Predicted 3D model of a 78-nucleotide RNA (transfer RNA) from Candidatus Nitrosocosmicus sp. It was read from a public genome assembly. Its Rfam family is "tRNA".

[in-house]
RNA sequence: GGGUUCAUAGUUCAGCAUGGAUAGAAUGACUGCUUGCGGAGCAGCCGGUCGAGGGUUCAAAUCCCUCUGGACCCGCCA
Repeated sequence: GGGUUCAUAGUUCAGCAUGGAUAGAAUGACUGCUUGCGGAGCAGCCGGUCGAGGGUUCAAAUCCCUCUGGACCCGCCA
RNA backbone atom coordinates (compact mmCIF):
# COMPACT_ATOMS: atom_id res chain seq x y z
C1' G A 1 0.00 0.00 0.00
C1' G A 2 -4.31 -3.65 -1.25
C1' G A 3 -8.20 -6.71 0.77
C1' U A 4 -11.64 -9.14 4.45
C1' U A 5 -14.14 -8.50 8.91
C1' C A 6 -15.89 -6.37 13.53
C1' A A 7 -18.05 -1.79 16.47
C1' U A 8 -25.69 -2.46 19.42
C1' A A 9 -27.35 -1.53 27.52
C1' G A 10 -21.98 -1.43 32.74
C1' U A 11 -20.43 -6.76 30.53
C1' U A 12 -21.24 -10.95 26.82
C1' C A 13 -24.20 -11.16 22.57
C1' A A 14 -28.81 -11.61 19.10
C1' G A 15 -31.23 -8.72 15.39
C1' C A 16 -28.36 -6.95 9.62
C1' A A 17 -28.55 -11.19 3.97
C1' U A 18 -34.70 -9.99 2.52
C1' G A 19 -35.45 -1.92 5.64
C1' G A 20 -41.36 -1.54 8.66
C1' A A 21 -42.51 2.05 12.66
C1' U A 22 -42.28 1.05 20.58
C1' A A 23 -34.34 -2.08 19.49
C1' G A 24 -34.13 -7.29 22.50
C1' A A 25 -31.87 -11.52 25.64
C1' A A 26 -28.67 -13.07 29.43
C1' U A 27 -25.84 -11.01 33.17
C1' G A 28 -25.27 -6.65 36.24
C1' A A 29 -26.91 -2.18 39.40
C1' C A 30 -31.12 -0.60 42.44
C1' U A 31 -35.84 -1.58 45.31
C1' G A 32 -39.02 -5.06 47.49
C1' C A 33 -40.54 -10.24 48.97
C1' U A 34 -38.33 -14.38 51.31
C1' U A 35 -34.34 -15.59 55.54
C1' G A 36 -32.20 -15.11 62.41
C1' C A 37 -28.24 -12.78 58.76
C1' G A 38 -26.25 -13.72 54.03
C1' G A 39 -26.48 -16.57 49.53
C1' A A 40 -29.89 -18.77 46.23
C1' G A 41 -34.88 -17.99 44.48
C1' C A 42 -39.12 -14.68 43.09
C1' A A 43 -41.24 -9.79 41.59
C1' G A 44 -40.50 -4.92 39.96
C1' C A 45 -37.40 -1.36 37.99
C1' C A 46 -32.93 1.15 35.85
C1' G A 47 -29.78 1.13 31.76
C1' G A 48 -28.95 2.46 24.31
C1' U A 49 -26.57 9.37 20.11
C1' C A 50 -27.00 0.88 17.42
C1' G A 51 -18.54 3.92 16.64
C1' A A 52 -18.80 9.34 13.91
C1' G A 53 -20.57 12.17 9.66
C1' G A 54 -23.25 12.21 5.13
C1' G A 55 -26.54 9.93 1.36
C1' U A 56 -30.87 6.90 -0.54
C1' U A 57 -36.01 6.06 1.12
C1' C A 58 -42.56 7.39 3.23
C1' A A 59 -39.37 4.68 6.69
C1' A A 60 -32.28 2.92 8.19
C1' A A 61 -29.11 -0.89 13.74
C1' U A 62 -30.11 -2.98 8.70
C1' C A 63 -28.66 -0.48 2.08
C1' C A 64 -24.57 3.09 -0.16
C1' C A 65 -20.14 6.57 0.63
C1' U A 66 -16.30 8.75 3.76
C1' C A 67 -13.83 8.72 8.35
C1' U A 68 -12.23 6.62 13.42
C1' G A 69 -10.75 2.37 16.24
C1' G A 70 -9.84 -3.20 16.73
C1' A A 71 -8.68 -8.15 14.50
C1' C A 72 -6.92 -10.94 10.36
C1' C A 73 -4.84 -11.99 5.26
C1' C A 74 -1.69 -10.52 1.06
C1' G A 75 2.19 -7.47 -0.99
C1' C A 76 6.69 -4.02 -0.79
C1' C A 77 11.28 -2.27 1.80
C1' A A 78 14.95 -3.71 5.26